[in-house]
RNA sequence: GUAGGCCGUGCAGUCGCGGGAGGUGACUCUCGAGGAAAGUCCGGACACCACAGGGCACGACGGUCGGUUACCCCGACCCGGCGAAAGCCGCGGGAAAGUGGCACAGAGACAGACCGCCGAUGGCGCGCCCACAGCUGAGGCGCGAACAGGCAAGGGUGAAACGGUGCGGUAAGAGCGCACCAGCGUCGCGGCGACGCGGCGGCUGGCCAAACCCCGUCAGGUGCAACCCCAAGCAGGAUCGACGACCCGGCCCGGCGAGAUCCAGGUGGGGGGCAGGGCUCCGAUAGGAGCUCCGCCGAGGCUCAGGCCCCGGCGAGACAGAUGACUGCACCCGACAGAAUCCGGCUUACAGGCCUGCUAAG
Numbered sequence: 001g002u003a004g005g006c007c008g009u010g011c012a013g014u015c016g017c018g019g020g021a022g023g024u025g026a027c028u029c030u031c032g033a034g035g036a037a038a039g040u041c042c043g044g045a046c047a048c049c050a051c052a053g054g055g056c057a058c059g060a061c062g063g064u065c066g067g068u069u070a071c072c073c074c075g076a077c078c079c080g081g082c083g084a085a086a087g088c089c090g091c092g093g094g095a096a097a098g099u100g101g102c103a104c105a106g107a108g109a110c111a112g113a114c115c116g117c118c119g120a121u122g123g124c125g126c127g128c129c130c131a132c133a134g135c136u137g138a139g140g141c142g143c144g145a146a147c148a149g150g151c152a153a154g155g156g157u158g159a160a161a162c163g164g165u166g167c168g169g170u171a172a173g174a175g176c177g178c179a180c181c182a183g184c185g186u187c188g189c190g191g192c193g194a195c196g197c198g199g200c201g202g203c204u205g206g207c208c209a210a211a212c213c214c215c216g217u218c219a220g221g222u223g224c225a226a227c228c229c230c231a232a233g234c235a236g237g238a239u240c241g242a243c244g245a246c247c248c249g250g251c252c253c254g255g256c257g258a259g260a261u262c263c264a265g266g267u268g269g270g271g272g273g274c275a276g277g278g279c280u281c282c283g284a285u286a287g288g289a290g291c292u293c294c295g296c297c298g299a300g301g302c303u304c305a306g307g308c309c310c311c312g313g314c315g316a317g318a319c320a321g322a323u324g325a326c327u328g329c330a331c332c333c334g335a336c337a338g339a340a341u342c343c344g345g346c347u348u349a350c351a352g353g354c355c356u357g358c359u360a361a362g
Base pairs, nucleotide, nucleotide: 001358002357003356004355005354006353007352009330010329011328012327013326014325015324017032018031019030020029021028022027034336038347039346041345042344043343044342045341046223047222048221049220059218060217061216062215063077064076065075066074067073078092079090080089081088082087093214094213098212099211100208101207102206114155115154116151117150118149121148122147124144125143126142127141128140129139163181164180165179166178167177168176182204184201185200186199187198188197189196190195227272228271229270230269236263237262238261239260240259247255248254276293277292278291279290280289281288282287294315295314296313297312298311300309301308302307331334
């Protein structure tokens, strides 16, 4: 210099707070934030709604091969760019289907000629020849200017000017020809593949798709304030009831005298979803211990890898809300920050400290 990983105040005491449990109670026991709990950016689980099948539209993604339930994730590799190297970066399909855009400057931004070069060819002017004393003059030769015209090498503009460099060629030029290089196509070989190497060919078709678009793949919608269950009161419906219901412990007599029973949806409210599962033991329960399964993390071993084996550790659950305060001690004096359905990622923030690999120089 570069890549990766880890920790991110600790201990003790006292008093509190939220969950759970025991106890009539006083009280007691036990569990209690992060690497990002954050942003809510992707993917999955889960829940409800929608849905015969197909298509359009909208959207996301985009080198290759693998991993993964899945992914805008991860690994390895390819290509391009940067770096002396380790390594880093890439919003990495198609610009030869079409449409569109390319500020300013500039002649011209797929089209052109401002300066410039040429003027071989045609025309023009002059001279000479034919060709003579003179006039006319087909034709020929030479010179000149630059009218037609040719060119894009050089200059200039620009982020970018229609392959680059060199030699030849030409009136001047130009892939016009040739050599090398870049690009494209094709063939052979290597690679699972992206692609690489080599041969051959015609010579060249600017940039932008995070502009529309085209190609390929994927995708139904809404998110735990999802959703499910219970259900006061008020109102609703059905049936019975002054021919006496209901009630007075089951029946009868008797008494009383206007409501009774059921149903549906569902407000207030409550519970679940929701906080690892199962078994055994201890315990009054919470909880603890052991085993096993699940998930995550870490060390080691085998394996190219996927994976397997083994060892250790961890598993919060409010209701819009707890996880704190004080005191003492220690040190290098403590950053970003605070769960809200869960899980896998990404991104962003972070005082300080530790470890490892690689590169370069001394």